[in-house]
Description:
Model confidence (mean pLDDT): 86 of 100. Small-subunit ribosomal RNA, central domain from a wastewater metagenome, 350 nucleotides, folded computationally. It matches the Rfam family "Bacterial small subunit ribosomal RNA". Its family is annotated with ribosome and structural constituent of ribosome in the Gene Ontology. The RNAcentral record of the full RNA draws on SILVA.
Context: one part of a larger RNA
RNA sequence: UUGGGCGUAAAGGGUGUGUAGGUGGCGCUGUUAGUCGUUUUUGAAAGCCCGGGGCUUAACCUCGGGACCGGGAACGAAACGGCAGUGCUUGAGUGUGUAAGAGGUAAGCGGAACUCUCUGUUUAGGGGUGAAAUCCGUUGAUAUAGAGGGGAACACCAAAAGCGAAGGCAGCUUACUGGUACAUUACUGACACUGAAACACGAAAGCGUGGGUAGCGAAUGGGAUUAGAUACCCCAGUAGUCCACGCCCUAAACGAUGAUCACUAGCUUUCCGGAGUAUCGACCCUCUGGGAGGCGAAGCUAACGCGUUAAGUGAUCCGCCUGGGAAGUACGGCCGCAAGGCUAAAACUC
Numbered sequence: 001u002u003g004g005g006c007g008u009a010a011a012g013g014g015u016g017u018g019u020a021g022g023u024g025g026c027g028c029u030g031u032u033a034g035u036c037g038u039u040u041u042u043g044a045a046a047g048c049c050c051g052g053g054g055c056u057u058a059a060c061c062u063c064g065g066g067a068c069c070g071g072g073a074a075c076g077a078a079a080c081g082g083c084a085g086u087g088c089u090u091g092a093g094u095g096u097g098u099a100a101g102a103g104g105u106a107a108g109c110g111g112a113a114c115u116c117u118c119u120g121u122u123u124a125g126g127g128g129u130g131a132a133a134u135c136c137g138u139u140g141a142u143a144u145a146g147a148g149g150g151g152a153a154c155a156c157c158a159a160a161a162g163c164g165a166a167g168g169c170a171g172c173u174u175a176c177u178g179g180u181a182c183a184u185u186a187c188u189g190a191c192a193c194u195g196a197a198a199c200a201c202g203a204a205a206g207c208g209u210g211g212g213u214a215g216c217g218a219a220u221g222g223g224a225u226u227a228g229a230u231a232c233c234c235c236a237g238u239a240g241u242c243c244a245c246g247c248c249c250u251a252a253a254c255g256a257u258g259a260u261c262a263c264u265a266g267c268u269u270u271c272c273g274g275a276g277u278a279u280c281g282a283c284c285c286u287c288u289g290g291g292a293g294g295c296g297a298a299g300c301u302a303a304c305g306c307g308u309u310a311a312g313u314g315a316u317c318c319g320c321c322u323g324g325g326a327a328g329u330a331c332g333g334c335c336g337c338a339a340g341g342c343u344a345a346a347a348c349u350c
């Protein structure tokens, strides 16, 4: 390479936008370097395969036929594919009308809790644990009431709920803003799918500069525990956690399940629409479109399980895998302030 695979055995890129490329709806016309057919030519002989013959047989020799892998030329075909032209509306997009939502950014506001300061009341304890101690407290703590300051996070609502491409998103209000669903079928007329590269986004931790710091809290100090205790428990506590700007680019970035399209029993719950029925109106009931769950026919699977949100049946495109260790390491290259990231072996060994 052929072939086989990627939920859990090795294997889906963290996610999107999208260039090249690959692939591509329903008709008509023309054309044809793909494709198909016919004829012809070439590919020495030997060798190879089939059949026959000759050495006593075989090997060997010999005759006839065939094939191999093709290549060239001429003529023809037009279903498929290509190219060119033209048309269509069901794919895709736009418009119009509704609707839901923790989707995003910025600003403002709110209450509970916590902590600090001040003041009042009150007095000997408080705190903490398995038990203690370090620790705080007569310079008045803890508790309690009032006033003021501060930072961070938003109880209930809350849900198997919702939104977002993923990471992720939750007090309230306003401004700006992205996407989505349904209805309508007015417009465009294949404008589509996928997507190497590239670009953008990307939890937490970490880094740079400046701010902020209530609580929590790596490191660190102390108290315990213990044979020891560089831990688990307790008292403190720096970085950090927060904000602005700039980096880093990783993750069990998980549904451990790439994207898109089509097809293949149902039952049930829930969220957002629409239509019908009913009604004064709503609820109810029936149907229908789009999401999110549970259970299950067929089928699939090594099993577990999956099962119209497929891991079923097909199609297109991308990414990835090929025994364990060495190793996601070395070297080189690119990126980064650094930490490190991306790309990525071999010797050797089992």
Base pairs, nucleotide, nucleotide: 004321005320006319007304008303012318014201015200016199017198021194022193023192025088026087027086028085029084030083031082032081034080035077036076037075038074039073040072041071042070048066049065050064051063052062053061054060091191092188093187094186095184096183097182098181099180103177104176105175106174107173108172109171110154114150115149116148117147118146119145120144121143125136126135162169163168206247207246208245209244210243211242215241216240220236221235222234223233258317259316260315261314262313263312266295267294268293269292270291271290272289273288274287275286276285299306300305323350324349325348332343333342334341335340